[in-house]
C1' cells in the first nucleotide's frame, strides 16, 4: 500500500407513526430500527416510477460506473 471484511470505536437508518413542503413520483424535520463495511457524495449509462408527457421531474437503501473515506483478524 491493494484485494479482502473478522472484532471494536463511532456512523447511517428501511417499514411505520408526527410535523412541514411537493400536483405527484416524493423531499425535510423529529421519533423510530429493518438492515448497512461505503446505505458517504455525484442522475454519467441502464432500470423503476411521477406530472401539465415534443418536455419536467424522483429514486444514491435497484445495478452498474466516478470521486472520497473509518478501523485491521485471518487470508
Nucleotide at each position: 500500500c491493494u484485494c479482502c471484511g473478522a472484532a471494536a470505536c463511532g456512523g447511517c437508518a428501511a417499514a411505520c407513526c408526527g410535523a412541514c413542503c411537493g400536483c405527484g413520483a416524493g423531499g425535510u424535520c423529529g421519533g423510530g430500527a429493518c438492515g448497512c463495511a461505503a446505505a458517504g457524495c455525484c442522475a454519467c449509462a441502464g432500470a423503476u416510477c411521477u406530472c401539465u408527457c415534443u418536455g419536467a421531474g424522483a429514486u444514491g437503501g435497484c445495478u452498474g460506473g466516478g470521486c472520497u473515506a473509518c478501523c485491521g483478524a485471518a487470508g

Annotation
This is a predicted structure of a 75-nucleotide RNA (c-di-GMP-I-GGC riboswitch aptamer) from a Planctomycetaceae bacterium. NCBI's taxonomy places the organism under Bacteria, Planctomycetota, Planctomycetia, Planctomycetales, Planctomycetaceae. Its mean pLDDT, the model's own confidence on a scale to 100, is 85.